[in-house]
Context: one part of a larger RNA
Molecule: large-subunit ribosomal RNA, domain V
Organism: uncultured Nitrosomonas sp.
RNA sequence: CCCGCGGCUAGACGGAAAGACCCCGUGCACCUUUACUGUAGCUUUACAUUGGACUUUGAUAACAUUUGUGUAGGAUAGGUGGGAGACUUUGAAGUGGAUUCGCUAGAAUUCAUGGAGUCGACGUUGAAAUACCACCCUGAUGUUGUUGAGGUUCUAACCUAGAUCCAUUAUCUGGAUUGGGGACCGUGUAUGGUAGGCAGUUUGACUGGGGCGGUCUCCUCCCAAAUUGUAACGGAGGAGUACGAAGGUACGCUAAGUACGGUCGGAAAUCGUGCUGAUAGUGCAAUGGCAAAAGCGUGCUUAACUGCGAGACUGACAAGUCGAGCAGAUGCGAAAGCAGGUCAUAGUGAUCCGGUGGUUCUGUAUGGAAGGGCCAUCGCUCAACGGAUAAAAGGUACGCCGGGGAUAACAGGCUGAUUCCUCCCAAGAGUUCAUAUCGACGGGGGAGUUUGGCACCUCGAUGUCGGCUCAUCACAUCCUGGGGCUGUAGCCGGUCCCAAGGGUAUGGCUGUUCGCCAUUUAAAGUGGUACGUGAGCUGGGUUUAAAACGUCGUGAGACAGUUUGGUCCCUAUCUGCCGUGGG
Numbered sequence: 001c002c003c004g005c006g007g008c009u010a011g012a013c014g015g016a017a018a019g020a021c022c023c024c025g026u027g028c029a030c031c032u033u034u035a036c037u038g039u040a041g042c043u044u045u046a047c048a049u050u051g052g053a054c055u056u057u058g059a060u061a062a063c064a065u066u067u068g069u070g071u072a073g074g075a076u077a078g079g080u081g082g083g084a085g086a087c088u089u090u091g092a093a094g095u096g097g098a099u100u101c102g103c104u105a106g107a108a109u110u111c112a113u114g115g116a117g118u119c120g121a122c123g124u125u126g127a128a129a130u131a132c133c134a135c136c137c138u139g140a141u142g143u144u145g146u147u148g149a150g151g152u153u154c155u156a157a158c159c160u161a162g163a164u165c166c167a168u169u170a171u172c173u174g175g176a177u178u179g180g181g182g183a184c185c186g187u188g189u190a191u192g193g194u195a196g197g198c199a200g201u202u203u204g205a206c207u208g209g210g211g212c213g214g215u216c217u218c219c220u221c222c223c224a225a226a227u228u229g230u231a232a233c234g235g236a237g238g239a240g241u242a243c244g245a246a247g248g249u250a251c252g253c254u255a256a257g258u259a260c261g262g263u264c265g266g267a268a269a270u271c272g273u274g275c276u277g278a279u280a281g282u283g284c285a286a287u288g289g290c291a292a293a294a295g296c297g298u299g300c301u302u303a304a305c306u307g308c309g310a311g312a313c314u315g316a317c318a319a320g321u322c323g324a325g326c327a328g329a330u331g332c333g334a335a336a337g338c339a340g341g342u343c344a345u346a347g348u349g350a351u352c353c354g355g356u357g358g359u360u361c362u363g364u365a366u367g368g369a370a371g372g373g374c375c376a377u378c379g380c381u382c383a384a385c386g387g388a389u390a391a392a393a394g395g396u397a398c399g400c401c402g403g404g405g406a407u408a409a410c411a412g413g414c415u416g417a418u419u420c421c422u423c424c425c426a427a428g429a430g431u432u433c434a435u436a437u438c439g440a441c442g443g444g445g446g447a448g449u450u451u452g453g454c455a456c457c458u459c460g461a462u463g464u465c466g467g468c469u470c471a472u473c474a475c476a477u478c479c480u481g482g483g484g485c486u487g488u489a490g491c492c493g494g495u496c497c498c499a500a501g502g503g504u505a506u507g508g509c510u511g512u513u514c515g516c517c518a519u520u521u522a523a524a525g526u527g528g529u530a531c532g533u534g535a536g537c538u539g540g541g542u543u544u545a546a547a548a549c550g551u552c553g554u555g556a557g558a559c560a561g562u563u564u565g566g567u568c569c570c571u572a573u574c575u576g577c578c579g580u581g582g583g
Base pairs, nucleotide, nucleotide: 001583002582003581004580005579006578007577008576010575011574012573014570015569022404023403024402025401027400028399029396030395031394032393035201036200037199038198039197041194042193043192045190046189047188048187049186051154052153053152054151055150056149057148058147059146060145061144062143063142064141065140066139068137078136079135080134081133082132085119086118087117094113095112096111097110098109099108100107101106158181159180160179162178163177164176165175166174167173204216205215206214213233217239218238219237220236221235222234240385241283242342243341247301248300249299250298251297252296253295256276257275258274259273260272261271281290282289284347286345287344288343305328306327307326308325311322312321313320317386330339331338332337353379354378355377356376357375358374359373361372362371411458412456413454414453415452417451419447420446421445422444423443424442428438429437465540466538467537468536470532471529472528473527474526475525478503479502480501481498482497483496484495485494486493505519506518507517508516509515546564547563548562549561550559551558552557
C1' cells in the first nucleotide's frame, strides 16, 4: 500500500412520513352564538270540514212609542211647513195609587173614582202653540230582519288504546250494537310570531412572520437627488365645509410693530407725532401668491346665468383641470370694459335601483292610459372611500387538504445595539500624593458566551430543555509553578506579567440549567464544540388527543396560569474510529 473479518455510531444536514408547529388559500370540514338568511317544529288569527236550540251583549236597517228647562216669560218652547179650530157619553176637568224619565220645577204612560168640560189667536218671544196634521234632527225604549262576540245545551258530522258480538283458530284491522266526548278536537289553505332543533354561508387587506395596536379617500410641506414623477408601519399638519354675502361691478382706502406725548386708561382700548416698512391681513391647514392689491370699506345689484366651445394640461383607463371666442338674456360702469361664484390648491362616491318636476319622444289592433326614454334634480361615514350582496360573527389542542424556507419558533449565518474583556484621557477618593488600590464625565478597540435585529440555507422534516455516558479545544488561570509593583515588617494579602503539564467535590430541595443550604477540598475556573453528545440512553419539563381548578368568554372554547395521565422506530452501505487476519 491492497483485500478481508469482528466491533462502535461522530458524519454522510443518514433512512422513514410532499412538517402535525407557523404563515398563506377570496381551500375544506365539524362546533358555537344576542353573525346573516332560511327552515322543521310549536303557536296566533281567518275561512273550510261545521249543524240545531236557548240566552246575554253590541252594530245596522225598518216600524211603533217617546225625549228635548239659556234669559224675558202663566212654563221643561227641538226645527220647518200647513193650519182656525181640535179633543170629548167609543167618557173631559179634578182626586187617589203604581211605573219610567229628570237640569227636583215638573213631564209621560196606566188602573180606579168622577160625570161635562179642556185647549188654541191673545200681552210677552229672534221663533207659536203636542189645539190638530205631516216631514226631519238629537238621545232613549220595544218588536222584527241581517250580522258580530260571549255563555249554556242538544245530536247527526267528527273522535273514541270504554264494553259486547261477528269476520275468526287472531291484544292487528274492518263491520254491527251500545257507552263516552262533540261542533270542540283533528285536518287543509292563507297569515303573524317564535325558532342554532336543523341547513347554507359570511366573518377584508396592508403588516420587517402572524396576532394585538395602527392604517385604508382627499389637500399642503419635507424626504425628492434644481422639469415632471418617485417608496417605507419615514417626518409634520389639515379636510368630509362655509358664505345670498365672505359673490358681481363702480368708486375709494392701506396694514403691523415700536419710541415719545396724552383724562379716567393699567403691558395692550381710542388720540397725536416720529422711526421701521408688509413683519399685517386672506372664513379654515400648509405652501405658492397678493399694493392696478387677491387685503379693508361704500353704492347699486344677481354672470353663484341658458345653449355651446377652438385649443391645451393631466391621467393605463374611468375620471380630473384650464380655456379665448360665438348666440341669447342680464348686472355694474360716463365709457373702455368686467362678470359663466369665492386668491389658488381639500370640503368627496362610478354603475344599478328608486323618487320628484318637465318633455313636439315611445305607446304591443286603433284612441288613450300604464310602463319606458330624454332633460333637470334627489336618495349611499357604499369612510375597507374604483364601491363583490338589499342582507353576515366566532371556535378548533378532534381537525383535514394544497402550498411556502416567498414567512415565524430550534440551530447555523450576517450584524454587534445590548453583553463581556481591554486600552486612552484623568476630575476626584486615597491624611499629603491622580495612576499601591479605586476611578466619574468622555473616547478608542477586541471577542462572538447573553438579550436582540435581519429573514440568507433548511417547512417532499436540520428532533426541542435538563440529566446520564463519553469527551475534545480555547485561555480572558480556580489550584499547583515563575516573576514585577505595593499604602509588601512577618503571616496573610492586593494588583499586574508569564504559564494550559496535571488537577478542578459529595449530598438535601427543585424537571430544572441556575440558585439556596449542609459538609469537605490545594481548587471546587470561565467559555466553545448544532446552548458538544436521543441511527448512544432517559423522557422529569415543554408541546397533541382525556380530565379538573382559577381567570376570561353568552357560547364553542382560551390562558409563557396551575394540576393528574400520556407509543422515543432503524438488522450500519460509505467516510471515520477501535481490535484482528492475509497478501